[in-house]
Order: sequence, then C1' cells, then structure tokens
RNA sequence: AUCGCGAGGGGUGGAGGGAAAUGGCCCUUAGAAACCCCGGCAACCAUCCAAAGGACGUAGUCCCGAGGAAAGGUGCCAAAUCCAUCAGGACGAUGACCUGAAAGAU
Repeated sequence: AUCGCGAGGGGUGGAGGGAAAUGGCCCUUAGAAACCCCGGCAACCAUCCAAAGGACGUAGUCCCGAGGAAAGGUGCCAAAUCCAUCAGGACGAUGACCUGAAAGAU
C1' cells in the first nucleotide's frame, strides 16, 4: 500500500475445515485437512517494453514513468479477509448498512 475483482482438475489420504477465541453462517464421506502432479489467477519482488512530462542541446542519451508483457521468485485459486466482535454514525431499525480501529493475509 492492497484486501466486494480474478483463478481447479487429478493422485495419495480418511474426518475434519473456513487464522485464533466467542457467537453466527457455511463447506465436507457425492471425500475435510495435509502432501504430490498438472493447470490457472494476480501483478507484491525481480525482469522486459513504454505514452506523456523533464534535463542536456539538435545527437540521441539520461531522469521520471501512465500503461502493457510475464517464460523467474513469492502468494493465491468456495462464500467480502464468509459475517460479527472495539469506537462513532445514518435509516425505512436489530441488519452481509456506512466510516474508522484492532487482528490477520499478501
């Protein structure tokens, strides 16, 4: 800084899983977690291309860089980070409301 976008098949496995706690809701023996293979998504890091603008001053080089690519690294591929929790606020009022915080992920 971003987090309402995006992207799943197979094998092994055999009962849990959705970060933790509480509550809710959901996924799962029509096969959870985990591991492996293959595929994909994204564009955080690295790399490449590069509009506009700028510097030098007429030669293209340098700075910056919207945007694009992506064959490397990382991450990710149910549901908004699944929702709430703390503070404040609005309303057609008890809710997947709005803003911020906290925690978390990258």
This is a predicted structure of a 106-nucleotide RNA (SAM riboswitch aptamer (S box leader)) from a marine sediment metagenome.
The sequence is in RNAcentral, with records from MGnify.
Rfam family: SAM riboswitch aptamer (S box leader). For this family Rfam cites "The S box regulon: a new global transcription termination control system for methionine and cysteine biosynthesis genes in gram-positive bacteria" (Grundy and Henkin, Mol Microbiol, 1998). About the family: The SAM riboswitch is found upstream of a number of genes which code for proteins involved in methionine or cysteine biosynthesis in Gram-positive bacteria. Gene Ontology term of the family: regulation of gene expression.